A computed fold for a 1541-nucleotide RNA from a Puniceicoccaceae bacterium, annotated as small-subunit ribosomal RNA.
RNA sequence: UUAUCGGAGAGUUUGAUCCUGGCUCAGAGUGAACGCUAGCGGCGUGGUUAAGACAUGCAAGUCGAACGAUGAGGCCCAGCUUGCUGGGCUGAUUAGUGGCAUACGGGUGCGUAACACGUGAGCAACCUGCCUUGAAGCGGGGGAUAGCCCGGGGAAACCCGGAUUAAUACCGCAUGUGGUCCCGUUCCUCCUGGAACGACGACUAAAGUUUGCAACGACACUUCAAGAGGGGCUCGCGGCCUAUCAGCUUGUUGGUGAGGUAACGGCUCACCAAGGCUAAGACGGGUAGCUGGUCUGAGAGGAUGAUCAGCCACACUGGAACUGAGAUACGGUCCAGACACCUACGGGUGGCAGCAGUUUCGAAUCAUUCACAAUGGGGGAAACCCUGAUGAUGCAACGCCGCGUGGAGGAUGAAGGCCCUCGGGUCGUAAACUCCUGUCACCAAGGAACAAACGGCAGGUUCAUAGCCUGUCCUGAGUUAACUUGGAGAGGAAGAGGUGGCUAACUCCGUGCCAGCAGCCGCGGUAAUACGGAGACCUCGAGCGUUACUCGGAUUCACUGGGCGUAAAGAGUCCGUAGGUGGCCAAAUGUGUCGGGUGUGAAAUCCUGCAGCUUAACUGUAGAACUGCGCCCGAAACUGUUUGGCUAGAGACUCGGAGGGGUAAGCGGAAUUUCUGGUGUAGCGGUGAAAUGCGUAGAUAUCAGAAGGAACACCAAUGGCGAAGGCAGCUUACUGGACGACAACUGACGCUGAGGCACGAAAGCGUGGGUAGCGAAAGGGAUUAGAUACCCCUGUAGUCCACGCCGUAAACGUUGCACACUAGGUCUUGGGGGUUUCGACCCCUUCAGGACCCCAGCUAACGCGAUAAGUGUGCCGCCUGAGGACUACGGCCGCAAGGCUAAAACUCAAAGGAAUUGACGGGGGCCCGCACAAGCGGUGGAGCAUGUGGCUUAAUUCGAUGCAACGCGAAGAACCUUACCUAGGCUUGACAUGAACCGGACGAUUUCCGGAAACGGAUUUCUCCCUUCGGGGCCGGUUCACAGGUGCUGCAUGGCUGUCGUCAGCUCGUGUCGUGAGAUGUUUGGUUAAGUCCAGCAACGAGCGCAACCCCUGUUCCUAGUUGCCAGCGCGUAAUGGCGGGGACUCUAGGAAGACAAAUCCGUUGUACGGAUGGGAAGGUGGGGACGACGUCAAGUCAGUAUGGCCCUUACGCCUAGGGCUGCACACGUGCUACAAUGCCCGGUACAAUGGGACGCGAGACCGCGAGGUUUAGCAAAUCCACAAAGCCGGGCCCAGUUCGGAUUGGAGUCUGCAACUCGACUCCAUGAAGCCGGAAUCGCUAGUAAUGGCGCAUCAGCAAUGGCGCCGUGAAUACGUUCCCGGGCCUUGUACACACCGCCCGUCACAUCAUGAAAGCCGGUUCUGCCCGAAGUCCGUGAGCCAACCCUUGUGGAGGCAGCGGCCGAAGGUAGGGCUGGUGAUUGGGAUGAAGUCGUAACAAGGUAGCCGUUGGGGAACCAGUGGCUGGAUCACCUCCUUU
Repeated sequence: UUAUCGGAGAGUUUGAUCCUGGCUCAGAGUGAACGCUAGCGGCGUGGUUAAGACAUGCAAGUCGAACGAUGAGGCCCAGCUUGCUGGGCUGAUUAGUGGCAUACGGGUGCGUAACACGUGAGCAACCUGCCUUGAAGCGGGGGAUAGCCCGGGGAAACCCGGAUUAAUACCGCAUGUGGUCCCGUUCCUCCUGGAACGACGACUAAAGUUUGCAACGACACUUCAAGAGGGGCUCGCGGCCUAUCAGCUUGUUGGUGAGGUAACGGCUCACCAAGGCUAAGACGGGUAGCUGGUCUGAGAGGAUGAUCAGCCACACUGGAACUGAGAUACGGUCCAGACACCUACGGGUGGCAGCAGUUUCGAAUCAUUCACAAUGGGGGAAACCCUGAUGAUGCAACGCCGCGUGGAGGAUGAAGGCCCUCGGGUCGUAAACUCCUGUCACCAAGGAACAAACGGCAGGUUCAUAGCCUGUCCUGAGUUAACUUGGAGAGGAAGAGGUGGCUAACUCCGUGCCAGCAGCCGCGGUAAUACGGAGACCUCGAGCGUUACUCGGAUUCACUGGGCGUAAAGAGUCCGUAGGUGGCCAAAUGUGUCGGGUGUGAAAUCCUGCAGCUUAACUGUAGAACUGCGCCCGAAACUGUUUGGCUAGAGACUCGGAGGGGUAAGCGGAAUUUCUGGUGUAGCGGUGAAAUGCGUAGAUAUCAGAAGGAACACCAAUGGCGAAGGCAGCUUACUGGACGACAACUGACGCUGAGGCACGAAAGCGUGGGUAGCGAAAGGGAUUAGAUACCCCUGUAGUCCACGCCGUAAACGUUGCACACUAGGUCUUGGGGGUUUCGACCCCUUCAGGACCCCAGCUAACGCGAUAAGUGUGCCGCCUGAGGACUACGGCCGCAAGGCUAAAACUCAAAGGAAUUGACGGGGGCCCGCACAAGCGGUGGAGCAUGUGGCUUAAUUCGAUGCAACGCGAAGAACCUUACCUAGGCUUGACAUGAACCGGACGAUUUCCGGAAACGGAUUUCUCCCUUCGGGGCCGGUUCACAGGUGCUGCAUGGCUGUCGUCAGCUCGUGUCGUGAGAUGUUUGGUUAAGUCCAGCAACGAGCGCAACCCCUGUUCCUAGUUGCCAGCGCGUAAUGGCGGGGACUCUAGGAAGACAAAUCCGUUGUACGGAUGGGAAGGUGGGGACGACGUCAAGUCAGUAUGGCCCUUACGCCUAGGGCUGCACACGUGCUACAAUGCCCGGUACAAUGGGACGCGAGACCGCGAGGUUUAGCAAAUCCACAAAGCCGGGCCCAGUUCGGAUUGGAGUCUGCAACUCGACUCCAUGAAGCCGGAAUCGCUAGUAAUGGCGCAUCAGCAAUGGCGCCGUGAAUACGUUCCCGGGCCUUGUACACACCGCCCGUCACAUCAUGAAAGCCGGUUCUGCCCGAAGUCCGUGAGCCAACCCUUGUGGAGGCAGCGGCCGAAGGUAGGGCUGGUGAUUGGGAUGAAGUCGUAACAAGGUAGCCGUUGGGGAACCAGUGGCUGGAUCACCUCCUUU
């Protein structure tokens, strides 16, 4: 300086993680459609479906200057009856002859997989009207025929006959510049050939019209040459799917000859030959116009082929030719067919895939408009005519672009809406209001451009009136336009979708797994930002969303740019064909490759610059680009080819050793079984235990002998061999491969390998043998709920041999083959070398194998790691979500079983791999606990008490429900409590606060009535404080806000509690390791009650727990000494610390000491810890208590209280009386009392502690048999009150339903209380039930414990207390030990579990729905083959009928032609049989899906018989069994190897 501009992710599998992998979303786009909404303009676009059918109008005509005719009108002349006739000229118009056009333009995309298209070449194998240029010519004749006229037929369409007529119509003749044919020469070339020149001969043209006084004018005509443009043919290359289409082809491939064509050619025909195409995909099937481009994408690609442009194909369907320069002809002809219309029934007519329009179809696509003014086309000399091409307008938000719906100010932050913690917030400067502006729309006025040519006129040039130039005149569909000016007035103009995440945007109400939403994940079961509404907000905006489709994201088919050990994926293995790929040196060539140039790559589009519409869209112009193909020149490294060489790859020779390599034959011993004989006697066998079975007809056991089949112990190994499958006694024969050494041979011969060939465990099949053992099926016995199984007894196929099939396995190293390179270490097999030795080892080294550990590297991780899963190369095979499905159909193979190949519909949002943390295991290891064991005492049996369930009831209020509910809430239900029921009452309420009004003290008191009371009604007496005199406090009544609720939700909550569990655990910071979840620490070795401590260690520290600190208790000391104590001193008593005193003791209650493995010894690596001893009141946390980590159980409690939400409000609130909570066939839990003599009863007698006491504890005295009563001292307490009992002493009872036991019942009482009927406790008398130690099962306890005895307290009027909480007395036994049961802790292992084993999960059966296969058939589509019929038509033949001009002969005839007829071909049609494909089909097969169906339990843990693969048999089902294989099996032991020392 130039160029280049660009590539984003997210959600969803899990408890979490990484990976694999699918599904989904965000973007852009559309000829769109649908929903809601809608102001204007510009530019575009608009039947994608039925190439379905079409009414009506228009879309191709024009030329009178080619021709005959017609002849309106006009002009002129003449005649005269001045409005007629005749003549001439001009001439509108028109059918016909003739010319040109109609092959363009316009439409559509049926067909077509093809030289159809694109691109690039070729034609020496071609054609070309009109146009341009050049050369030459245009002479002289002829006969007809449309029209017109006449006649005839027909409904019509139309047709026939006769007469007559013209031409630029038709036909001879002449001329021949030229052209064609034959011949020659020269030059050239891409084979046949081409060009030019020359020459004898032959053949071969023509038309006029018009202007004008006239033509050398113009336009035509003929021949030739050339050009331009157009077309035809040929070739290279390029672009769809399908192999479940593998073979196709007879004009087929080629040749010779002929025909035909503008032209090459099997294009057609005759003959000859037998070829041609194909895995680089022929043939067949399906689909499809191709391209420039368009959409998307970073690109490479992918998808697409509307509008515009190029090419092709088609024109109702099929066939055919004619005319012509050009057609096999969209608006021409003929035939056949279908359809529709007209008809006089005889016969005719038609083709919108032109423009509008109609109908049908469909989600869906416009006006039956204007004009030839412009551009273009046809005809014409021209004027001009025609033109649904085109130019315009209309309709449609269908798309793109532009504009507007106002701007500025404006806080009381109005009203209103919504939310609210009630304070406020928000809509929101938004509105109102004030001041402005005037786009668009509206009204009025003005107003371009598209128009300039042609042509007319004039002028110039010129011989010219030709041509050219200049000037002037004429021509506008759109247009009521663009644009400009003025006017009025904020006036007329905003919606749609969304707001759980992805994804920007949140609240309230309603609803309650309902209604509904949803693109994926997913929301909704009473507090829904996810449903519906509202408000607010977000995004876009005249649009916004939805649906459909394409690309993207998706590197998810991977060329750019993926993979295959375990996720999907290496073929079971070898050999080898095609193909792909290939060592070293040299040369040649120039295929690929690279550079330069050149032609082409249509225009438009895209990109860039500039420009025009006010801008933009849109358009113009210039450039760039079009990444491609052809040609020319050049380069020669690499690649290819050719040639010559080399030896490192490969192969071959010689020598050598190793080996379960293979095939065949022979031989051997041990063992099992059977048979024979001997000995011998009652069992054997089998199992968890049994039984079936065998045995007194002699088994099992044992000895001897014989037979027969199968397999080969030890050696033996992680060892050897083989391509894999696989291979094992010994010997022999034959034979394959690998390895080592030597090195003089060949000379790249190599590697891989689609198809193909061969081999290929076990099971199975066929034929024939064989059969000892084992052993599917089968039979029997067990087990079990069942047991078609696991176990046992038998046992057939089979297992064995020969031959032939099958062709599959977890055929696995889940790892294709070959080559090269890349640190090490160890072991081992075979060979060689070195060293050494007498020799063998050992050691070093090398080649080839077999294993292990590991660096780098790789990997998602696990792991692999020279035997790679590392780094590279070559080739092959294979994969692309899960299920359906190792399936169906089709094909191939097989005797069969079956194998190989291999889909789709449909369903799901996952399916999966590796690793992590937990949890779990009928896995393992270690450890603990009254867990078991060892003991003591109970429960379960009885009666009673109490709680619960159930039942009952008007109500039996509610809660608690395995451990961890059940003498629990309840430490007190007769009323109350009380929440329940019945009945009667009250309604601002029994209770709180506030407001308004009225009244008054409140209150106490008397009496009466109704009543069960509450309540209602009446009644008597007394009566307030403060005051600024207004009133206030206080109370009552009325009214309003509100109160009230033991109503619901413990699954909305707080708080509290239970439980695992007083188990030893649970975590964090920093560091380190790992991609990560996570790990480490916390694991390991010891040790402990303990994650207690020690040692070690990529960890170092810390926290919550443990322990300790706290309280009680055990010993001592100090201090203190009343109410306690009394040794000593004293007083006193019948006696007593009763008294004076005392502090010694006990005790009280404050403080202190003490215990820490401290001392000694032992064990040990050890300072940890353990054991022993001593001392000590106490010894190894002394005993007990309080204290409960992170968390689990949606554990319990809304009825203790608190509390969100919901519900009730003359009741679900409140008051009252009575009843109920106590109800009783029954079941369970917890207890009490017993069953008796270690006892019971009676009498006597001894010793506590905790704690309590004023509406209380209550001595003493008296009364009562007693409960108790009367009276009262003392005590607000170390002062007063209270008998401890078991025990001990003495006596009685004598083993019994008792002097045991006390239930039940009768009677009589006491006490509390308003009241003991339902429904209290206690006392006395009487009564005297069950029960004689308790089935299965089960509970507590390890020392001051169990057991046993009494005492106290709370609640409380009393009591249901035998309960609960405490106190003291008496006071044991046992623990070998950790196998087992239960619970727990740590480590490890497996897992398909994570709601976590109360998990997960498989199959049959039954029901419902859906898609699909088979099926006797039935109905279509398409295609092929044979035969029949055969239209039109070309061609060929014939042509007795017909034929004017021209040629020959001329009288006629001939030549030539036409009709007709025949023939080949031939569409449609018919017939017969195939192929492919679709629809339907009684019945039937499996599949998928579906909150709570049935049967079992197969799999996941050792899943309770390890599982799985192949195969065979069996069975309701999962499955079971046999046989071979695999580890993708747990656990224990052993062996080997490895790591470290």
Its Rfam family is "Bacterial small subunit ribosomal RNA". Its family is annotated with structural constituent of ribosome and ribosome in the Gene Ontology. RNAcentral holds the sequence, with entries from ENA and SILVA.